[in-house]
């Protein structure tokens, strides 16, 4: 120096797991410029029936904000695992030749 054989590193595919965004989903969420019902009070009537604006409560929700238990979702990383794998590297074992 050269074969071979195992392993690894590279590299490729499949799965997994963090971690963020999306999407659901649950909560909370409008003094006024969102919607519904609107007590009282006000108006309309000659007045009665009635109607008609709508404040205060109360409801639902919107932006937004938290939450995670969801997803054939989306991306990025991973000293992960599991398959392939020319070649090069790297490691160990043989074998050959050579000194």
């Nucleotide at each position: 120096g050269c074969c071979c054989c195992a392993g690894g590193u590279c590299c490729g595919c499949a799965g997994g797991u963090c971690a963020u965004c999306c999407g659901g989903u649950c909560g909370u969420g409008a003094a006024c410029c969102g919607c519904g019902u609107c007590a009282g009070g006000c108006c309309c009537c000659c007045g009665c029936a009635g109607g008609g604006a709508g404040c205060a409560g109360c409801g639902c929700u919107a932006a937004g904000c938290g939450a995670u238990u969801c997803g054939u979702g989306a991306u990025u990383a991973c000293g992960c695992u599991g398959c392939g794998u020319c070649a090069a590297c790297c490691u160990g074992g043989g074998g050959c030749a050579u000194u």

Bacterial small signal recognition particle RNA from Gemmatimonadetes bacterium 13_2_20CM_1_69_27, 99 nucleotides, folded computationally. It matches the Rfam family "Bacterial small signal recognition particle RNA". About the family: The signal recognition particle (SRP) is a universally conserved ribonucleoprotein involved in the co-translational targeting of proteins to membranes. Its Rfam clan is "SRP clan". It is annotated as a non-coding RNA gene. The coordinates come from a structure-prediction model, not an experiment, and the mean pLDDT is 76. The source organism's lineage runs through Bacteria, Pseudomonadati and Gemmatimonadota. RNAcentral holds the sequence, with entries from ENA.